About this RNA: The RNA shown here (Bacterial RNase P class A) has 306 nucleotides and comes from Sediminicola sp. The model forms 98% of the base pairs in the Rfam consensus. Lineage of the source: Bacteria > Pseudomonadati > Bacteroidota > Flavobacteriaceae > Sediminicola. The coordinates come from a structure-prediction model, not an experiment, and the mean pLDDT is 77.
[in-house]
This record gives sequence, C1' cells and structure tokens, in this order.
RNA sequence: CGAGCAGGCCACCUUAUCGCUGCCGAAAGGGAGAGGAAAGUCCGGACACCACAGUGCAGUAUAGCGGGUAAUGCCCGUCCGUCGAGAGGCGAGGACAAGUGCAACAGAAAGCAGGUACAGGUAAUGCUGUAGUGAAACCAGGUAAACUCUAUACGGUGCAACGCCAUGUAAAUCAGUGUUCGAGGGCUGCACGCCCGAGCUGAAGGGUAGGCGGUUAGAGCCUUUGGGCAACCACUGGCCUAGAUAAAUGAUAAGGCUCCCGAUGAAUUGGGAAGUACAGAAUCCGGCUUAUGGCCUGCUUUUUUU
Repeated sequence: CGAGCAGGCCACCUUAUCGCUGCCGAAAGGGAGAGGAAAGUCCGGACACCACAGUGCAGUAUAGCGGGUAAUGCCCGUCCGUCGAGAGGCGAGGACAAGUGCAACAGAAAGCAGGUACAGGUAAUGCUGUAGUGAAACCAGGUAAACUCUAUACGGUGCAACGCCAUGUAAAUCAGUGUUCGAGGGCUGCACGCCCGAGCUGAAGGGUAGGCGGUUAGAGCCUUUGGGCAACCACUGGCCUAGAUAAAUGAUAAGGCUCCCGAUGAAUUGGGAAGUACAGAAUCCGGCUUAUGGCCUGCUUUUUUU
C1' cells in the first nucleotide's frame, strides 16, 4: 500500500435586499425560525380521560450474573457459548428429572410397537447374556425464535387524549321498542361483577363544521470540579433554543471556507468547479431500527512484495 475491525465529527458560514410564520414594542424598529435522522411508529415513559382501574380466563413481552435509568425489550460491565488467523462480532443465555410433537443416514427395531444373529435357560415367553448399527438401544438421549411448563411484568384508549367558549337547528314529524318484568350506555378481548339510566333505533328532513387552552422552560442545552472500569451520578457557572394548523422556516447577490490548475524563493496572487446525499417538525421526552454524502482517529493483518 492493499484487505479489514471499532469509534468519533460535520451536514457550509457571514452580510445585504426582498418575502413567509410567531414573539417584543404605541410606533419606528428589534429579535427568533427544522433534523441527525424531524422518518418507521417498533419499544419505554411523562401527561390526559375512562369504576382511582375489581376478579377469573385469554393474550402479549422478557429470561446467566451485577449495575445504570423516570422507565425500558434500551445502555454499561462481566461470565459462558459461538464465529473469525486477528482487531473484534453475535447470542430470546430458565426448564426436555410433567405431558405432547418432531428428527437425515445406518440399523431387525428410535415406540402405546416390533423383535435380528449366536449362546444359555424354561412347562412356555426377548426370559438372560453377547454381537452388530448409531450421538443415543429396551433404558434413556437431542430439540422449547416446537406446543408447553416455570418466574417476572403488563387495565384500556391516545393530544383527533382532555377542558372551555362561541355559532346554528326542529326538545318538531313518521314507524318500531322500552321505563323497576330495565331499553340503552360506560368500565378490558370474553365471562362475572360494578356504575349510570329514560330514553333508544330507523326513515326523510333541518342545522353547524369556528376559536382558545392543553402547546412548548424541559427527566432541557453548554460548562467546572469530583466519584465510578463504564453506562452514569453529584456539584459549579452560564444560556433560553421553532411552534405552523392546509400547515411558516425561502429566493437573489457579494465575500469567506474547501478542492483543482498555474505563477512566485516565500508571504501571496490569477483562473476554474462544487457545496451535493437522505430527507422536512405537528403534545413532549428517552431508546432502537432503517435511509444517506463526506472527513478524521485508533487498532488488526494469515499469505505475498518492499
């Protein structure tokens, strides 16, 4: 160099002009405005409502040991197993001493059975021994990301939750059904149980289809010191950092940065090119996974070459 393994960083910057969405201001004007994944909606929470969440069944998830965390199926450490030459990667990693299922080849036979060869024995019988096949042979073994069992956890619905305000109509018409002999509805998929309960269903027709809160100051971001192998925790100081609702976050110009070519001893300078990829907030966080352009660091390296 090549071939690999692990980890980290960036995702153009500044100014001006014209626009778009919020905020401050009486005005002039000032100041803020997408991502590392905003994505998939796969896990875990916050928050809200429903009997403050009942009992049983069903269902789902997880599974060595220890730690972290608000919590987790996430993260860290470690043991064991396994893959790799190595750096390292991966592991749903409890139980087959309860039941059921499944299993290539060989073998007489791998199962509520059927019994090979030789020898022995019996009134009789695989009754006994040996041989042979196989990982396992009359007794058991393997397999649970096979059913299953064990332990632990899980009530349901998701901001279209939920609360409030406003506008309008027909508390009308017709038919059916029901009022303690309980229609109908809510609570968990089902059953029980609990609660509300005078309306409910259909037909045709009339009307509305707006606004505010929840909503962005938070398990927040940067940082000092200390503890811990680490995940992470405590402490010090500083900061305020999108809130649209058919849905804003853009366009143009100049300069800089990066790369390429040339000139010069050098500082510097002339010219050219690209800024591309995946993608676009919608109640908010912590993870995982997937998509994707470029740069950097550390480590390994069987064989071959130097």